c-di-GMP-I riboswitch aptamer from Sulfurovum sp., 80 nucleotides, folded computationally. Its Rfam family is "c-di-GMP-I riboswitch aptamer". From the family's description: GEMM was predicted in a large-scale screen for bacterial structured RNA regulatory elements. The prediction has a mean pLDDT of 80. The sequence was found by an Rfam model in a public genome assembly.
């Protein structure tokens, strides 16, 4: 210097729920709060699930969800 490595340390994020605000809605944002996470950082690209509109159904269109799965991009620390 490079690789492997989650053993340690310092840290990071924040589920459910509560309150407020926004939205027809799924849900989002903020504060509180921690279920968990080693990419629980970002991206809606392919699926999945959910919402709205139309439609008898199917279908189609517009949205939501990255803490559902996969994929892409990017990042920090580091014992033996």
């Nucleotide at each position: 210097u490079a690789g492997u490595g989650u053993a340690u340390a310092c840290g990071c994020c924040a589920a459910a729920c509560u309150u407020g605000c926004u939205g027809u809605g799924a849900a989002g944002c903020a504060a509180g709060g921690a279920c968990g996470g080693a990419a629980a950082g970002c991206c809606a690209u392919g699926g999945g699930u959910c919402u709205c509109a139309u439609a008898g159904c199917g279908g189609u269109g517009a949205g939501a969800u990255c803490g559902c799965c996969a994929g892409g991009c990017u990042g920090c620390a580091g014992g033996a």